Molecule: small-subunit ribosomal RNA
Organism: Halorussus limi
RNA sequence: AUUCCGGUUGAUCCUGCCGGAGGCCAUUGCUAUCGGAGUCCGAUUUAGCCAUGCUAGUCGCACGGGUUUAGACCCGUGGCAGAUAGCUCAGUAACACGUGGCCAAACUACCCUGUAGACCAAUAUAACCUCGGGAAACUGAGGCUAAUGUUGGAUACGACUCUCAGACUGGAGUGUCGAGAGCCAAAAACGCGCCAGCGCUACAGGAUGUGGCUGCGGCCGAUUAGGUAGACGGUGGGGUAACGGCCCACCGUGCCGAUAAUCGGUACGGGUUGUGAGAGCAAGAGCCCGGAGACGGAAUCUGAGACAAGAUUCCGGGCCCUACGGGGCGCAGCAGGCGCGAAAACUUUACACUGCACGACAGUGCGAUAAGGGGAUUCCGAGUGCGAGGGCAUAUAGUCCUCGCUUUUCUGAACCGUAAGGUGGUUCAGGAAUAAGGACUGGGCAAGACCGGUGCCAGCCGCCGCGGUAAUACCGGCAGUCCAAGUGAUGGCCGCUAUUAUUGGGCCUAAAGCGUCCGUAGCUGGCUGAACAAGUCCAUCGGGAAAUCCACUCGCUCAACGAGUGGGCGUCCGGUGGAUACUGUUCAGCUUGGAGCCAGAAGACCCGAGGGGUACGUCCGGGGUAGGAGUGAAAUCCCGUAAUCCUGGACGGACCACCGGUGGCGAAAGCGCCUCGGGAGAAUGGACUCGACAGUGAGGGACGAAAGCUAGGGUCACGAACCGGAUUAGAUACCCGGGUAGUCCUAGCUGUAAACGAUGCCCGCUAAGUAUGGCACACACCACGAGUGUGUGCUGUGCUGUAGUGAAGACGAGAAGCGGGCCGCCUGGGAAGUACGUCCGCAAGGAUGAAACUUAAAGGAAUUGGCGGGGGAGCACUACAACCGGAGGAGCCUGCGGUUUAAUUGGACUCAACGCCGGACAUCUCACCAGCUCCGACUGCAGUAACGACGGUCAGUCUGAUGGGCUUACCCGAGCUGCAGAGAGGAGGUGCAUGGCCGCCGUCAGCUCGUACCGUGAGGCAUCCUGUUAAGUCAGGCAACGAGCGAGACCCGCACUCUUAAUUGCCAGCAAUACCCUCGAGGUAGUUGGGUACAUUAAGAGGACUGCCGCUGCCAAAGCGGAGGAAGGAACGGGCAACGGUAGGUCAGCAUGCCCCGAAUGAGCUGGGCUACACGCGGGCUACAAUGGCCAGGACAACGGGUUCCCACCCCGAAAGGGGACGGUAAUCUCUUAAACCUGGUCGUAGUUCGGAUUGAGGGCUGAAAUUCGCCCUCAUGAAGCUGGAUUCGGUAGUAAUCGCGCUUCAGAAGAGCGCGGUGAAUACGUCCCUGCUCCUUGCACACACCGCCCGUCAAAGCACCCGAGUGAGGUCCGGAUGAGGCCACCGCACGGUGGUCGAAUCUGGGCUUCGCAAGGGGGCUUAAGUCGUAACAAGGUAGCCGUAGGGGAAUCUGCGGCUGGAUCACCUCCU
Repeated sequence: AUUCCGGUUGAUCCUGCCGGAGGCCAUUGCUAUCGGAGUCCGAUUUAGCCAUGCUAGUCGCACGGGUUUAGACCCGUGGCAGAUAGCUCAGUAACACGUGGCCAAACUACCCUGUAGACCAAUAUAACCUCGGGAAACUGAGGCUAAUGUUGGAUACGACUCUCAGACUGGAGUGUCGAGAGCCAAAAACGCGCCAGCGCUACAGGAUGUGGCUGCGGCCGAUUAGGUAGACGGUGGGGUAACGGCCCACCGUGCCGAUAAUCGGUACGGGUUGUGAGAGCAAGAGCCCGGAGACGGAAUCUGAGACAAGAUUCCGGGCCCUACGGGGCGCAGCAGGCGCGAAAACUUUACACUGCACGACAGUGCGAUAAGGGGAUUCCGAGUGCGAGGGCAUAUAGUCCUCGCUUUUCUGAACCGUAAGGUGGUUCAGGAAUAAGGACUGGGCAAGACCGGUGCCAGCCGCCGCGGUAAUACCGGCAGUCCAAGUGAUGGCCGCUAUUAUUGGGCCUAAAGCGUCCGUAGCUGGCUGAACAAGUCCAUCGGGAAAUCCACUCGCUCAACGAGUGGGCGUCCGGUGGAUACUGUUCAGCUUGGAGCCAGAAGACCCGAGGGGUACGUCCGGGGUAGGAGUGAAAUCCCGUAAUCCUGGACGGACCACCGGUGGCGAAAGCGCCUCGGGAGAAUGGACUCGACAGUGAGGGACGAAAGCUAGGGUCACGAACCGGAUUAGAUACCCGGGUAGUCCUAGCUGUAAACGAUGCCCGCUAAGUAUGGCACACACCACGAGUGUGUGCUGUGCUGUAGUGAAGACGAGAAGCGGGCCGCCUGGGAAGUACGUCCGCAAGGAUGAAACUUAAAGGAAUUGGCGGGGGAGCACUACAACCGGAGGAGCCUGCGGUUUAAUUGGACUCAACGCCGGACAUCUCACCAGCUCCGACUGCAGUAACGACGGUCAGUCUGAUGGGCUUACCCGAGCUGCAGAGAGGAGGUGCAUGGCCGCCGUCAGCUCGUACCGUGAGGCAUCCUGUUAAGUCAGGCAACGAGCGAGACCCGCACUCUUAAUUGCCAGCAAUACCCUCGAGGUAGUUGGGUACAUUAAGAGGACUGCCGCUGCCAAAGCGGAGGAAGGAACGGGCAACGGUAGGUCAGCAUGCCCCGAAUGAGCUGGGCUACACGCGGGCUACAAUGGCCAGGACAACGGGUUCCCACCCCGAAAGGGGACGGUAAUCUCUUAAACCUGGUCGUAGUUCGGAUUGAGGGCUGAAAUUCGCCCUCAUGAAGCUGGAUUCGGUAGUAAUCGCGCUUCAGAAGAGCGCGGUGAAUACGUCCCUGCUCCUUGCACACACCGCCCGUCAAAGCACCCGAGUGAGGUCCGGAUGAGGCCACCGCACGGUGGUCGAAUCUGGGCUUCGCAAGGGGGCUUAAGUCGUAACAAGGUAGCCGUAGGGGAAUCUGCGGCUGGAUCACCUCCU
């Protein structure tokens, strides 16, 4: 700056609203030095009420009187003025206002101009005097008197009436002019006088002011559609300054209204003001113009002018005085008071200025006005200091000290000025002195990742959102930012907002096209010519007040402010002259729009009548026999009185297969057997007719599925409701058996649907391709057929698609593109299509259609994930299948829960807690319980201490024990104690503050990047498809081309071969030694020399790559089979192992933030507990036996460990073990006899010679200690258990199963864990059924991601609303009664009376309407954790939704018709 920014989402684009940033107005919080200016200051609420004072008088040059020494003053009559000024905005939607015109329908005091005139008379009365009444206000009687007071007469060029030849102006003569007649009307000639003059009367003109009429303009509501009896007009009168139903009598029945009458609500109108780029929107306080009002209301007099409120009378209500008889008052004038409120000043001064009234003047009066006081109320201006040096701290900022300068302001003084003063102006003196705040600091939005407090509390927040112990968001401090004598808050208006769209929006899916057509008003309208000039355009004239606005100049020191000049504004109205393209009007033509006519074709188009067909049901006849029907499975049900089934016939109602087709017709709803009759429309073709006759269409009318209603029929089948049977936790449902309304017909009503293409109607223009219906034409073929094929034109119905459009999906000549015309509709979500009112309907209900309140979103399209009781493909022994062996049953071991207990410390809870925390606890461990004891570096203050602090200790006592305490005594030699801080320590808290480490997803094959391309964008593509793989492994295709992490490769072990090496290993060959014997050319011992062949050990190399052959496959990748080979397709087994996720586990391994304890939650000791035991669960061990148990004999390993240790060997013991003792820090010595196995014997199917639990006795080992609570040996005892329910676990080969061994832990202790070797199977070579994982696709209202989301009743609280018997108050209209008062007529001298009419007010009846209260009833909205279900979102588990009807605690269920805004599979059609 013609501008944006925050908020819906995991992210995106859009729609849409909410909020923020600007300006103005009012109030208000905090704060405040000064000056100027202003048209600012009780407008908003109460047009509420007012104490007191003031606000309208003046004239002696009109007149009378009184008082007085004088100036003069007072009372009254009279004249003029009190209709202005000032205040307010209640009423008023109106000629009230604005603007323009008109009065041929008017008046106008004072003022100006002109002409003429002012003659003769009369009379009353106030003041005053006298006498009264009354409290007062006031008032009565008698008497006197004047005038510019009043009255009579005359004159008059004037007014009125009548008659008349004409003339003038004008749009128009009822006007004017002229003549005649009649009648009426003036004056203050004695006015006053200072002799200048001022006044008076009549007429005419002007000016000013006022009155009236009129075109046009300016609020809301149709949930106000009809209104109106003086209403509209005429004739005649009355009335008025004047026209007029203004009023009256009579006559007629008009008049207004969809261009909004009438009614209701609101409101003074304008100039202008605020805002905005403007168009607009909002306002109308203040100033100016106009109007209206004066406590509410009515009426009148006077007057030139009033229906007057600082005049009168009356009514009403209010207040005051009173002697109770009667009186008085009206601040919406200036001050001031009360009340009301968020909200607004002094009971000031003066007539000096400007004005007004009176006056000849002088002058008098004026709360008008001028001037001051108060108010940050608005605008404008100024200041709160400036300079130099130094210190501290420095990145700056800052802070302190010293010196100098200035004086706007401030304080004081004098003068000028003023009506008076102050304010003000000028000058002088003093002294930096007297002068800075408010809001904000998470984002939007400039400014803190500072400190302390708080801990979903207190609080903040316009919106989003902060706060649950590390708060840049709360409350303070410090620092910073923005404005600044101000700054914030609240409310209102404009802008922002193109969210009311004229400028300048939309309506397929976001809110929005009426269900469809016909048609009235209106709006819009083809080609050509002519005329007119209404619209339109040009020129000119008049108006559009001033102020306001803009520019320039000038005046206050500047500015605000003011003045002058010019412009503009008022977007408009009127007069005159001109132009004629366009619009319009009239006239004349035209044919292309439209209509008509004709021709031959097409059609489930409509109405009526007639005919037909199968199926179905029932009945009858025949045959036939035990079931039928139904479901996921069943049951209810039918059947021996014969079902179901087969067959012949009769009757009945409904319906109309095949043809049948994104085929046809119709405005839509809708329409399907055949024939006839009647009616209608569209398309095509025509050298035909008319000649713009048209398009749309507010109101209005007609048609309008299904359901429903009324009346009468009909009823085969189906089938709401209903009755049963199932299912289920329940099942008012889904499924099954029955079944009433209804579906059908006739005659009416209803008028709604997802009445959809969610797309109004009409016209024109804008690439193509293809299919199909109708008509016409051309060509070709021909079987000559109403034939077939191809093409073209018009017109329908689909699909694809260009440009373009769109938020995208998509649309794309049948537009959602580009234009034109007309109509309807929308303006955040909810409340709600509800309430009230009205209209329609028999009812159900339909049409129209709000608000209070509530809410920050609701929503559309598309994207990425996740999910699905969606689909497809692939894969896996923590999936299935096949097979083997277990668990689940028993006893025991062990862990967990529970329970118990003083304590049974704590963690971990699906897979992914539970022989896990390397967690086998006697003490220790140890965190738990009972008890006892101990510990504070350092600082400050106080006290104590060589007259001995602290510490130690014999004895006694307390105690489980102890100089731990106490009693008593001794040793020692410098600190100790208390309080306040601060520490050490903490297995105290937080694994949701963390590091590190680990588990699981994952025995997975995924996760990304660069460039390019596509998309507005989030994103996509690559990473998809086909084949293949263990694999995103590889190959081919492809808007992609490459690359990285992961997979693979790599590393380790193991299997084969080779090379090298040789001690502590080994010993084939050679030699030696010792021992044994069957005496040999024997055996044994690697023991020695020696050797390095073998085994082994440990370093290196080779080898396997689909390399070769065949087949399959695409000439691929690869797969299958084979050969060779120690090994074959990753040989086998491990290690490593992506981007990330899981707030997974661990603060108790360690580390660590914060919090807490701190003489105890720290440290030590004794004892206990973690080992309890009705019970439940997990993991194991041992078994239930003969593939076995027991006895005897015999054979073969590997991995490992060892000095507080392994221990050879010898002796003792029945054994466990004990006593000695060699070697070994280890390829040397040792643990170290492996067991299953083999051979022989025994047992004989049993609770056993199975099984070993439990218990008793004796003994051994470790250790300070074995009772709670260890292990081992021997003897005795000999439980349960005879193969384990539902269910569940592991395993695909050296695996499972089975057998033992070693190590770890460890003083002691393995049923555990980690390893090692021995023996050694069965089955599959598949699949996606279950459980899961990956990829593609689809739906989604999920994104905390299905353990998601979410609906309704009921219960609780709060809020606003609707209905409501009734009750109260107001407004308005129509009656009735009473009736102040006015007017008219008559009578009357007067007072008054009678009649008529209008009529405020009061009482009363009724209608309409507004507001308040209300028992009770109703739904709605809101509110962390209430109840019942699970309706919707995935095929949401019965697809959902719409209309309608019925049912039901509730969401909802069911019937009928409709829609796709339904998933999935299959088929048909269409397209590429």